[in-house]
RNA sequence: CGGGCCGGCCAGACGGUCGCGUCAUCCGGCAACGGAUGCCGAGGAACGUCCGGGCUCCACAGGGCAGGACGGUGGGUAACACCCACCCGGGGCAACCCGCGAGACAGUGCCACAGAAAACAGACCGCCCCCUCGGGGGUCAGGGUGAAAAGGUGGGGUAAGAGCCCACCGGGUGCCUGGUGACAGGCAUCGCACGGUAAACCUCGUCCGGAGCAAGGUCAGACAGGGGACGGUGACGCUGCCCGCCGAGUCCCCGGGUGGACCGCUGGAGGCGUGCGGCGACGUACGCCCGAGAGAGAUGGCCGUCACGGGCUUCGGCCCGGACAGAACCCGGCGUACCGGCCGACCCGUUCG
Numbered sequence: 001c002g003g004g005c006c007g008g009c010c011a012g013a014c015g016g017u018c019g020c021g022u023c024a025u026c027c028g029g030c031a032a033c034g035g036a037u038g039c040c041g042a043g044g045a046a047c048g049u050c051c052g053g054g055c056u057c058c059a060c061a062g063g064g065c066a067g068g069a070c071g072g073u074g075g076g077u078a079a080c081a082c083c084c085a086c087c088c089g090g091g092g093c094a095a096c097c098c099g100c101g102a103g104a105c106a107g108u109g110c111c112a113c114a115g116a117a118a119a120c121a122g123a124c125c126g127c128c129c130c131c132u133c134g135g136g137g138g139u140c141a142g143g144g145u146g147a148a149a150a151g152g153u154g155g156g157g158u159a160a161g162a163g164c165c166c167a168c169c170g171g172g173u174g175c176c177u178g179g180u181g182a183c184a185g186g187c188a189u190c191g192c193a194c195g196g197u198a199a200a201c202c203u204c205g206u207c208c209g210g211a212g213c214a215a216g217g218u219c220a221g222a223c224a225g226g227g228g229a230c231g232g233u234g235a236c237g238c239u240g241c242c243c244g245c246c247g248a249g250u251c252c253c254c255g256g257g258u259g260g261a262c263c264g265c266u267g268g269a270g271g272c273g274u275g276c277g278g279c280g281a282c283g284u285a286c287g288c289c290c291g292a293g294a295g296a297g298a299u300g301g302c303c304g305u306c307a308c309g310g311g312c313u314u315c316g317g318c319c320c321g322g323a324c325a326g327a328a329c330c331c332g333g334c335g336u337a338c339c340g341g342c343c344g345a346c347c348c349g350u351u352c353g
Stems, first nucleotide, its partner, number of pairs: 001349004006344005012306007020041002023038006043324001047335002050333005055212004062243004067208005072086005087101001088099004102203002107201002109197003124143002126139005151169006170192001171190008216263004225254006237245001270289008308321005
């Protein structure tokens, strides 16, 4: 310098002016409200609603069945299907990336077509031997079919062949060493080979009450009840079913009134900085900060300067512009969309010192 790969950050700023919204202070007003001044006022995803929680209510959240989630090991976290490190397998020269990563001898299912044969697996071509030339016997090492066909290479042996035998590799088993562990390595032994598939059903292991801010509360105000069914032989009791428990209301039809104000609602598993511990995710100590709380739902326009990007340039400068997209209880993740820019680590290649 070029290419690759991994991670982090930004998402315009300042001033003035007019106009919006909450809040604070002051003034006016019986009040509703109005005026003045001031601070502050959408995101990296606010989107998706895919996970996990905080919080609220029901409440025996007791037990069981059904159902659902996860699936290598060890950590992080409030928790997780998230994040970190490692193991094994695969891709890549590498940095790095990928994995629905337990079980096929518990059972069931599937493997189309092709092929002789696709699991109680095979005898098509070929090779060898015999023969009455019709065929018989032996063989799966070679070839073909296919995603996949009874481990691979070499040698011996054989009529021709085959783990038939041997060496090495692969695999099973036993022991030893290292490691928290998944696993790795070493030694010995066995000719060993009963296909694949579980993001097919299933089995195994671990975990899981339900519903959700339209949760749920407080205050004010108004009205009109009527008819039934079931219920101490047990109503109602927050996915479904059963058992247990509780102990008095529950449901259907017709009809009337109200639907207003406030809370929940933003000080948090919060943010920033520094030190220490840790490979890391992260933890911890100290210090500083408080950054929208709307309620049919607010933040826009103009001017100037600067920054950034693009185009042109007589190099003086001029012109144009900014994507995806808008909080609604809050937070940790994941997924998706996105104009443009900046920074860093690592790997490979080339060149120079």
This is a predicted structure of a 353-nucleotide RNA (Bacterial RNase P class A) from Pseudoclavibacter chungangensis.
Its mean pLDDT, the model's own confidence on a scale to 100, is 77.
Its Rfam family is "Bacterial RNase P class A". Rfam describes the family as follows. Ribonuclease P (RNase P) is a ubiquitous endoribonuclease, found in archaea, bacteria and eukarya as well as chloroplasts and mitochondria. The family's RNA type in Rfam is ribozyme.
The RNAcentral record of the sequence draws on ENA and Rfam.
The organism belongs to Pseudoclavibacter, within Bacteria.